[in-house]
RNA sequence: GGCGAGGUAGCUCAAGUGGCAGAGCAGCCGGCUCAUAAUCGGCGGGUUGUGGGUUCGAGUCCCACCCUCGCCA
Numbered sequence: 001g002g003c004g005a006g007g008u009a010g011c012u013c014a015a016g017u018g019g020c021a022g023a024g025c026a027g028c029c030g031g032c033u034c035a036u037a038a039u040c041g042g043c044g045g046g047u048u049g050u051g052g053g054u055u056c057g058a059g060u061c062c063c064a065c066c067c068u069c070g071c072c073a
Stems, first nucleotide, its partner, number of pairs: 001072007010025004019056001027043005049065005
C1' cells in the first nucleotide's frame, strides 16, 4: 500500500427488512443476615469512533477520514 472483519453504557455483547437504543456483569440504593458473601428487588448510566450525504425517519443505507484485528504484498 491492497483486501476483509470490527468500533453501541465502566466491561462483554444484542438491536429481522430503516420505525421509541437494550441485556448480562460492574456501580449505587434497599430487602434478607448478628455481620459478610451468596441471593432477591429497584435506580442511575449512551454525541451508537469522527464528519458529511440519502430519507418523513439512520445503530442499520452511501461517501471520506480515524482506530483495532486478520490476510496479502